[in-house]
Order: sequence, then structure tokens, then C1' cells
RNA sequence: GCCCGAGUGGCGCAAAGGUAGCGCAGCCGAUUUGUAAUCGGCCGGUUAGCGGGUUCGAAUCCCCUCUCGGGCU
Repeated sequence: GCCCGAGUGGCGCAAAGGUAGCGCAGCCGAUUUGUAAUCGGCCGGUUAGCGGGUUCGAAUCCCCUCUCGGGCU
């Protein structure tokens, strides 16, 4: 330099054009003599970019840029 894949709450992952969800972690409560476990609830993300385009509508499709991983030279 070229090709492919990935980037979404603190962490691991969903969502394949129509309000962005799940698990773990955190917080509150129930249960227990107490802890753990279990159960209920809550908090937390302008989806890599105060880049652009398509669309009534974009995490999702197209272009550009950045980061990470793999391959080729």
C1' cells in the first nucleotide's frame, strides 16, 4: 500500500429501515439471626465521528475519516 472483519451503557453481546434491548456489574427493596444465593425494581448508551448522502423515518443502506483485529505484498 491492497483486501476482509469489527466499533452499541462500566464489561460481554442483541437489534438485518419504524420508541435502542438482554445478561453481568452498580444502587434500592424483599427474603435470612447474619452473609451468600434467590426474587422484584431502579440507574446507566445523542450506537467510533457536533463528517456527508439516500429515505417520511438510519445503529441498520451508500461515501469519507479514525481506531482495533486478521490476511496479502